[in-house]
C1' cells in the first nucleotide's frame, strides 16, 4: 500500500411507522424512532424499479420530453479501526 472483516475499540448512519412541510405524483426535507447496514459516506454513469405534471394520441405509460430509488445491483471517487 492492497486485500480483509472479529462476541475487538471509538463512534456513525438510521427501516417500517408517527408528526409537520414541499411536490401532481413517485418521492425529498425536519423532529421523534430503529429495522437494518463495514462504506446504509459521495457521484444519477450503465442496468433495473417508481411517477407521469406537461405535449402528441380516438383512448391508454402508447410516445415525446420530464422527475424519482444509490438501504435494488454494478461501477468511479473518498473513509475510521484492526484480531486471524
Nucleotide at each position: 500500500c492492497a486485500a480483509g472483516g472479529a462476541c475487538a475499540a471509538c463512534g456513525g448512519c438510521a427501516a417500517a411507522c408517527c408528526u409537520g412541510g414541499c411536490g401532481a405524483a413517485a418521492g425529498c426535507c425536519a423532529g421523534g424512532g430503529a429495522c437494518g447496514c463495514a462504506a446504509a459516506g459521495c457521484c444519477a454513469u450503465g442496468g433495473g424499479u417508481c411517477g407521469a405534471c406537461c405535449a402528441g394520441u380516438g383512448a391508454g405509460g402508447c410516445u415525446g420530453a420530464c422527475g424519482a430509488c444509490u438501504g435494488c445491483c454494478a461501477g468511479g471517487c473518498u473513509a475510521c479501526c484492526c484480531a486471524g

Predicted 3D model of an 84-nucleotide RNA (c-di-GMP-I riboswitch aptamer) from Paradesulfitobacterium ferrireducens. Lineage of the source: Bacteria > Bacillati > Bacillota > Peptococcaceae > Paradesulfitobacterium. Model confidence (mean pLDDT): 87 of 100. It was read from a public genome assembly, where an Rfam model found it.